[in-house]
The RNA shown here (c-di-GMP-I-GGC riboswitch aptamer) has 87 nucleotides and comes from a Gammaproteobacteria bacterium.
Its mean pLDDT, the model's own confidence on a scale to 100, is 87.

RNA sequence: CAUGCUAAGGGCAAACCCACUGAAAAGUGGGGACGCAAAACCACCGAUCUACGGGCCAGACAGCCUACGACCGCGGGGUUACCAUGA
Numbered sequence: 001c002a003u004g005c006u007a008a009g010g011g012c013a014a015a016c017c018c019a020c021u022g023a024a025a026a027g028u029g030g031g032g033a034c035g036c037a038a039a040a041c042c043a044c045c046g047a048u049c050u051a052c053g054g055g056c057c058a059g060a061c062a063g064c065c066u067a068c069g070a071c072c073g074c075g076g077g078g079u080u081a082c083c084a085u086g087a
Stems, first nucleotide, its partner, number of pairs: 001086004011036002016031006034073001040079003044076003048070002053066004
């Protein structure tokens, strides 16, 4: 540097349930394991989700639009790392 076929020590933890936070998406903690060789970290690009607020509407509601919100376990990119094998 490349790869993850084999082994060991292990690591993380989807859905779902409970509690708390949040308008929501979602997050944190506990339980739980579908999976994961970066399922470690960073919202930089695209996608996706939400819409408190703001906008459209004569107008409250409804509806529609909107990210500065969320998501790194959607794809790409960046940074760092254990073990094994190969060079």